Predicted 3D model of a 133-nucleotide RNA (c-di-AMP riboswitch aptamer (ydaO/yuaA leader)) from a soil metagenome.
It matches the Rfam family "c-di-AMP riboswitch aptamer (ydaO/yuaA leader)". About the family: This family represents a conserved RNA structure found upstream of the ydaO and yuaA genes in Bacillus subtilis and related genes in other bacteria.
The sequence is in RNAcentral, with records from MGnify.
Its mean pLDDT, the model's own confidence on a scale to 100, is 76.

RNA sequence: CGCCGAGUCCAGGAUGUCUCUGGAGCCGGGGACCCAGGUUCCUGGGGUGAGUCCGACCGGGUGUGUGACCUGGUUGGUAGGGCGUUCUUCCCCGCCCGAACCCGACAGCUAACCCGGUAGGCGGCCGAGGAAG
Numbered sequence: 001c002g003c004c005g006a007g008u009c010c011a012g013g014a015u016g017u018c019u020c021u022g023g024a025g026c027c028g029g030g031g032a033c034c035c036a037g038g039u040u041c042c043u044g045g046g047g048u049g050a051g052u053c054c055g056a057c058c059g060g061g062u063g064u065g066u067g068a069c070c071u072g073g074u075u076g077g078u079a080g081g082g083c084g085u086u087c088u089u090c091c092c093c094g095c096c097c098g099a100a101c102c103c104g105a106c107a108g109c110u111a112a113c114c115c116g117g118u119a120g121g122c123g124g125c126c127g128a129g130g131a132a133g
Stems, first nucleotide, its partner, number of pairs: 001123004008024005025118006035108001044106001045103004053077010080097005087133005092127001
C1' cells in the first nucleotide's frame, strides 16, 4: 500500500504495548398495533456468520438388537462465500474457503424504546477471458 470482514474515524486518559473513556459512523439482537403464522406426542428452540445439507468408512455410547438413535474422527460432494492487472453488473473458466461461537427453555414481523459488537486474518507474477455501463 492492498484484500476478506460491520469491525472504521476523531478526541482524551493510561502505558513497554494492550487496554480504558466519550463522540460520530457501521453491524447485529430484543421489542406493539397492523399483517403473517397457527399441527399440540418423541427427536427442545433461537441467534451471529458465506460457513448449510447429503453420502461413505472407522471408533465410542444407549440398547435384547447385523435395525434405530446420539456422539467423535477421516474423507467425497454440496447450498453458499471470496479471489483472479481502475470501478459496477452478468456470464464462462480456474483457484481457495465452506469455520467458530453465543443465548439458556425463550424470541415471526415490528414504530417508540432497550441491549450488544466494532475483532481477527492475509498478500506479490496473475484470465490483461466474453458482454453491457